Large-subunit ribosomal RNA, domain I from a Mollicutes bacterium, 556 nucleotides, folded computationally. The organism belongs to Mollicutes, within Bacteria. Its mean pLDDT, the model's own confidence on a scale to 100, is 80. Its Rfam family is "Bacterial large subunit ribosomal RNA". Its family is annotated with structural constituent of ribosome and ribosome in the Gene Ontology.

Context: one part of a larger RNA
RNA sequence: CGUGUAGUGGAUGCCUUGGUAUUAAUUGGCGAUGAAGGACGUGAGUACCUGCGAUAAGCCUCGGGGAAUUGGAACAAAGUUUUGAUCCGGGGAUUUCCGAAUGGGGAAACCCAUCAUGCCCUCUUUUAGAGAGCUGAUAUUUUUCGAAGAUACUUCGAAAAAAGCGAAACUCGGUGAACUGAAACAUCUUAGUAACCGAAGGAAGAGAAAGCGAAAGCGAUUCCCUUAGUAGCGGCGAGCGAACCGGGAACAGUCCAAACCAUUGCGUUUUCGCAAUGGGGUUGUAGGAGUUCUCAUCAUAAAGUCAAAAAUUGAUUGAUUAGAAGAAAAAGUUGGAAAACUUUAUCCGAGAGGGUGAUAAUCCCGUAUUCGAAAAUCAGUCAACUUUCGAGAGCCACCUGAGUACGGCGGGGCACGUGUAAUCCUGCCGGAACCUGCGGAAGACACUCCGUAAGACUAAAUACAAAUUAAUAACCGAUAGUGAACCAGUACCGUGAGGGAAAGGUGAAAAGUACCCCGGAAGGGGAGUGAAAUAGUUUCCUGAAACUACAUGCAU
Numbered sequence: 001c002g003u004g005u006a007g008u009g010g011a012u013g014c015c016u017u018g019g020u021a022u023u024a025a026u027u028g029g030c031g032a033u034g035a036a037g038g039a040c041g042u043g044a045g046u047a048c049c050u051g052c053g054a055u056a057a058g059c060c061u062c063g064g065g066g067a068a069u070u071g072g073a074a075c076a077a078a079g080u081u082u083u084g085a086u087c088c089g090g091g092g093a094u095u096u097c098c099g100a101a102u103g104g105g106g107a108a109a110c111c112c113a114u115c116a117u118g119c120c121c122u123c124u125u126u127u128a129g130a131g132a133g134c135u136g137a138u139a140u141u142u143u144u145c146g147a148a149g150a151u152a153c154u155u156c157g158a159a160a161a162a163a164g165c166g167a168a169a170c171u172c173g174g175u176g177a178a179c180u181g182a183a184a185c186a187u188c189u190u191a192g193u194a195a196c197c198g199a200a201g202g203a204a205g206a207g208a209a210a211g212c213g214a215a216a217g218c219g220a221u222u223c224c225c226u227u228a229g230u231a232g233c234g235g236c237g238a239g240c241g242a243a244c245c246g247g248g249a250a251c252a253g254u255c256c257a258a259a260c261c262a263u264u265g266c267g268u269u270u271u272c273g274c275a276a277u278g279g280g281g282u283u284g285u286a287g288g289a290g291u292u293c294u295c296a297u298c299a300u301a302a303a304g305u306c307a308a309a310a311a312u313u314g315a316u317u318g319a320u321u322a323g324a325a326g327a328a329a330a331a332g333u334u335g336g337a338a339a340a341c342u343u344u345a346u347c348c349g350a351g352a353g354g355g356u357g358a359u360a361a362u363c364c365c366g367u368a369u370u371c372g373a374a375a376a377u378c379a380g381u382c383a384a385c386u387u388u389c390g391a392g393a394g395c396c397a398c399c400u401g402a403g404u405a406c407g408g409c410g411g412g413g414c415a416c417g418u419g420u421a422a423u424c425c426u427g428c429c430g431g432a433a434c435c436u437g438c439g440g441a442a443g444a445c446a447c448u449c450c451g452u453a454a455g456a457c458u459a460a461a462u463a464c465a466a467a468u469u470a471a472u473a474a475c476c477g478a479u480a481g482u483g484a485a486c487c488a489g490u491a492c493c494g495u496g497a498g499g500g501a502a503a504g505g506u507g508a509a510a511a512g513u514a515c516c517c518c519g520g521a522a523g524g525g526g527a528g529u530g531a532a533a534u535a536g537u538u539u540c541c542u543g544a545a546a547c548u549a550c551a552u553g554c555a556u
Stems, first nucleotide, its partner, number of pairs: 001553007013541001014505002018476002020473007027465002029165002037098003040053003045075001048072002059092006068080003103112003113138004118134002121131004140162010170201001171199005181188001185235001211218002222249004232240002253457003256401001260279008284435001286400003290395006301388004312384010323371003329344005345362002347351001353365003406430007437452005492499002512540001515526004
């Protein structure tokens, strides 16, 4: 150095309980009626997980289901069950202690209370007292109501609400970078991104024109396509980047303030003023109030419980939460085993898939198809019920959102970097008009056109996916796929924030080696099981290489 035998080791192949991604539908919250998350208990025997809570692997009830059953998880004991258990689903009861934790405290799962003509037990000197226990109340803040007072407030009492968790997503708002790009860098870009904070909902936000526009046009908002990488913006660099029209999705519109009227209360002073409540009223072709007049006037229509006001009931249909029925094959051969092969059949609205001792339409579970709810929930429809509804003309000039519009200065935001820079927001300073009004239409003015600010609400189309259900994959197959296929956010590390593993496979079935021998035992040799034991359990399918031992050949 090679060969052989044996070992070590765990690659490879095969497998999949687990993951990954996506689609559709549902759903989008839980919590002082104590959540999320835990601690401690709980089994006849019980360390862990799971379930449950002193009624403790469970209690009651209503349905389903129909033979076994007392979870993972064996074992033996003791039970339950056709008088219907176990199991599955609807509803209910119980639900220790900690935790927002809320009677006070605290080193979470512990300590210490006060009150109660609420319950209950024991003792004593028994009309009463003491002690133990159970039950209930007792935190803070805000709002409302009531009472008192020295009345912008405080105290006391009552009622209601809030808090905390979460899906590392989606939405709105506040604060707000840098690396980077510009081939350096400062305006610019990255980017209003990341990050942090606040608030909310199942969606959020926006929203019924002081609009778009240029045609005698459109008519709330949102989203998609297009317009278009266009018009523009830009150390006119890098780059940034619309809108109208058009085509679709979805469509829905409303309520206040004011003028004026009435009632009540208060103030003052009789002339009124203020406040609350009710009526009235809500717009641009201006509208409304007031006033005069004309016509009409109770039956129809419309709408509605999630906008515009609000409470519910019944009927019915559908859906969800358990389920039910569900076609059709035998023999021979090989084999440990038939689903393989051979031969002859059958069903198919079912030849999706999985399992069964090898590859099964016809063996099992299922699949296509059809059917099903006592109870709870959701949705639709109908009915009950509820609500709403005058029109016109003239006169008059009362009302139509003020520290507002707008201007100056400084900023921000609009695709738009101060630019000719409008439009939108506002920190400071100024500061209107009042419908014969006001705003806008990208310098100013005019014309013409469009609209009616300074109050509010509003479904759908849109975004997301933690959870549930159904499905799919030229996705992974145990160093992969989640960190986690396995009792994993575990073991372990760290004061802590935090970091964070490894670890799958006997066999068809335990049939998991009775019995004998050696040995102190471990273990081994026989024997036996099995198709196989070089499939023998603590690592057991396959079992590569490095590496080790022994034997041997060759070379030095």